Transfer RNA from a Myxococcales bacterium, 72 nucleotides, folded computationally. Its mean pLDDT, the model's own confidence on a scale to 100, is 83. Rfam family: tRNA. Taxonomically the source falls in Myxococcales (Bacteria, Pseudomonadati, Myxococcota, Myxococcia). RNAcentral holds the sequence, with entries from ENA.
[in-house]
RNA sequence: GGGCCCGUAGCUCAGCAGGAGAGCGGCUGUCUUACAAACAGCGGGUCGGGGGUGCGAUUCCCUCCGGGCCUA
Numbered sequence: 001g002g003g004c005c006c007g008u009a010g011c012u013c014a015g016c017a018g019g020a021g022a023g024c025g026g027c028u029g030u031c032u033u034a035c036a037a038a039c040a041g042c043g044g045g046u047c048g049g050g051g052g053u054g055c056g057a058u059u060c061c062c063u064c065c066g067g068g069c070c071u072a
Stems, first nucleotide, its partner, number of pairs: 001071007010024004019055001026042005048064005
């Protein structure tokens, strides 16, 4: 230099025939003398940045950034 994969909630990841989720963690409540466990509920995300198409983009297109692998 060329090619491929990954980047989504605090963490680990799903979703990608276009209209954001799970587990764990956190907070509140029940329970307990108290804590833990269990159960119920709640909140939390510019979906790596920018641009384009489109009513609408994590998803499609272009470009850039970061990480990894293969190859010369």